A computed fold for a 127-nucleotide RNA from Ligilactobacillus animalis, annotated as FMN riboswitch aptamer (RFN element).
Its Rfam family is "FMN riboswitch aptamer (RFN element)". Gene Ontology term of the family: FMN binding.
RNAcentral holds the sequence, with entries from Ribocentre.
The organism belongs to Ligilactobacillus, within Bacteria.

RNA sequence: GUUUAUCUUCAGGGCAGGGUGUAAAUCCCGACCGGCGGUAAAAGUCCGCGACUCCUCGUUUAUUGCGAGGACUGAACUGGUGUGAUCCCAGUACCGACAGUUAAAGUCUGGAUGAAAGAAGAUAGGU
Numbered sequence: 001g002u003u004u005a006u007c008u009u010c011a012g013g014g015c016a017g018g019g020u021g022u023a024a025a026u027c028c029c030g031a032c033c034g035g036c037g038g039u040a041a042a043a044g045u046c047c048g049c050g051a052c053u054c055c056u057c058g059u060u061u062a063u064u065g066c067g068a069g070g071a072c073u074g075a076a077c078u079g080g081u082g083u084g085a086u087c088c089c090a091g092u093a094c095c096g097a098c099a100g101u102u103a104a105a106g107u108c109u110g111g112a113u114g115a116a117a118g119a120a121g122a123u124a125g126g127u
Stems, first nucleotide, its partner, number of pairs: 001127010017029003031107002033096002035049004044094002053071007076092005098110003
């Protein structure tokens, strides 16, 4: 350096200002935000992953929970620089689970003091 096992810690941001209205951080104008790994170069919109939602099987008396598998899984173009960029710069666009709510939510509240892609590290062993 690499690899195996066990363990620890960490691991998501955002409606200012205004309009209508009995009532809206939910509608309208406008504002704001961008998980993780990858890539010839830094990515919300390229490739893949996680999360959310749903289903099946196992475990359980049963629900929950846990384990395994599956379904679902949004959105970008143009120009410039450059060896190289759908990643940088410029311009103009677009997207965002479920449940709740005096009124329809990417931004409020809740499941969640949860889970988790993954990041960093510790110990023991192999090479």